[in-house]
RNA sequence: GAAGUCGGCCAGGCAAUCGCUUCACCCCCAUAAAGGGUGGGGAGGAAAGUCCGGGCUCCACAGGGCGAGGCGCCAGGUAACGCCUGGGCGGCGCGAGUCGACGGAAAGUGCAACAGAAAAUAUACCGCCUAAGUCCUUCGGGACCGGUAAGGUUGAAAUGGUGCGGUAAGAGCGCACCGCGUUGCUGGUAACAGUGACGGCAUGGUAAACCCCGCCUGGAGCAAGACCAAAUAGGAACACAACGAUGUGGCCCACAUUGUGUUCGGGUAGGUUGCUAGAGCCAGCCGGUGACGGUUGGCCCAGAUGAAUGAUUGUCUUUCAACAGAACCCGGCUUAUCGGCCGACUUCCACU
Numbered sequence: 001g002a003a004g005u006c007g008g009c010c011a012g013g014c015a016a017u018c019g020c021u022u023c024a025c026c027c028c029c030a031u032a033a034a035g036g037g038u039g040g041g042g043a044g045g046a047a048a049g050u051c052c053g054g055g056c057u058c059c060a061c062a063g064g065g066c067g068a069g070g071c072g073c074c075a076g077g078u079a080a081c082g083c084c085u086g087g088g089c090g091g092c093g094c095g096a097g098u099c100g101a102c103g104g105a106a107a108g109u110g111c112a113a114c115a116g117a118a119a120a121u122a123u124a125c126c127g128c129c130u131a132a133g134u135c136c137u138u139c140g141g142g143a144c145c146g147g148u149a150a151g152g153u154u155g156a157a158a159u160g161g162u163g164c165g166g167u168a169a170g171a172g173c174g175c176a177c178c179g180c181g182u183u184g185c186u187g188g189u190a191a192c193a194g195u196g197a198c199g200g201c202a203u204g205g206u207a208a209a210c211c212c213c214g215c216c217u218g219g220a221g222c223a224a225g226a227c228c229a230a231a232u233a234g235g236a237a238c239a240c241a242a243c244g245a246u247g248u249g250g251c252c253c254a255c256a257u258u259g260u261g262u263u264c265g266g267g268u269a270g271g272u273u274g275c276u277a278g279a280g281c282c283a284g285c286c287g288g289u290g291a292c293g294g295u296u297g298g299c300c301c302a303g304a305u306g307a308a309u310g311a312u313u314g315u316c317u318u319u320c321a322a323c324a325g326a327a328c329c330c331g332g333c334u335u336a337u338c339g340g341c342c343g344a345c346u347u348c349c350a351c352u
Stems, first nucleotide, its partner, number of pairs: 001348010012316007020042008044323001048334002051332005056221004063253004068217005073087005088102001089100004103212002108210002110206002125152002127148003133144004160178006179201001180199008225273004235264006244258004280299008
């Protein structure tokens, strides 16, 4: 100097003018509403997707089983999780790093087109040999019978691999190393790693196929729910009915209650609350490899309801453009996206 990897921060600040909204106090007022004054606040890093997990509310007194669904290496974190952190193993990368749907194929079932000789108790197409046995012979050999799966073909995958010996030619047939199985020891909380001994040892792949195993799981949702006011028709018909019926996914048991369902018709849909002080945020210190936890101090940062959070000017800064708008709240994941700044690390080139 160039190219990368990982992490963090920012999404405007300050001032003036005008406009909208909310909270607190004051004036006015009837204690109200409306109006006025002063002061504080006013869309996100993803508010998005509604994919997970909860807080909270109701069913409801809410227990058990089946089924269904989710997760799937080990150990931690957390309110909890399918999330996060660290480690192990495996893949990718020269590397910093990054990804993983990561339990079980000897419980069973299924699947693998085409090609190929052959794809699970599966093999002889091209080949190799002619030992042993039989027949023929011009004595070179030929034929039958037989042996073989080391070589080649096909495929995603051919049933242990490489080398040496051995054989008629071969083959774990034997040996060495690797692999596999059984087992001991060492290190580690563990997943696992290393190492020793024994054994010639094949009985492939696939579970993001069904399945088996281990762990976890009520349902519905702020349009949940609570309160107030007002209005109407304390309506009608039909069906089933205590050996019944109903009770927030399905079935069964238990438990509770004593009616339940369908059709037609009528009234209301207004206000208050839930609704923002939180598993909250910021900073220092301590513990921990880390996620995170503890402690001390500081701060209050939108609560709209047909839907507010805007416009102009000046100035400051490393940038102000993109993706894009709160609706009960929080922890994650995923997706979209303009850039700027800071820190650590890796590789390459040149010079000293």